[in-house]
RNA sequence: UUCUCAUCGAGAGCGGUGGAGGGACAGGCCCUACGAAACCCGGCAACCAGCAGAUUAGCUGCAUGGUGCUAAUUCCUGCAGAAUCCAGUGAUUCUGAGAGAUGAACA
Numbered sequence: 001u002u003c004u005c006a007u008c009g010a011g012a013g014c015g016g017u018g019g020a021g022g023g024a025c026a027g028g029c030c031c032u033a034c035g036a037a038a039c040c041c042g043g044c045a046a047c048c049a050g051c052a053g054a055u056u057a058g059c060u061g062c063a064u065g066g067u068g069c070u071a072a073u074u075c076c077u078g079c080a081g082a083a084u085c086c087a088g089u090g091a092u093u094c095u096g097a098g099a100g101a102u103g104a105a106c107a
Base pairs, nucleotide, nucleotide: 001107004104005103006102007101008100013041015040016039017038021031022030023029025078026077027076028075042070043069044068047066048065049064050062051061052060053059074099079096080095081094082093083092084091085090
């Protein structure tokens, strides 16, 4: 990096360093000197491993290790369909897809 599978409406600091940017992309809308990114500590969660308990292939628990996450639903929309409103191409809601993120597995 490709492919496959699962999940993405919950959760998580009034800390330290740092100094201007950040929210994948585009449009929007936001966050940010009352301090962005990044790093450290703390925390959340429970995907994989591990351990324990019941038990026969899946569950429950712990949180030791590997990841991950820690503004806003994946911040919203980006393509298709349906319903309603409007009479127009628009608006709202719902469903599915796509894109993206994370994990596991394979090459």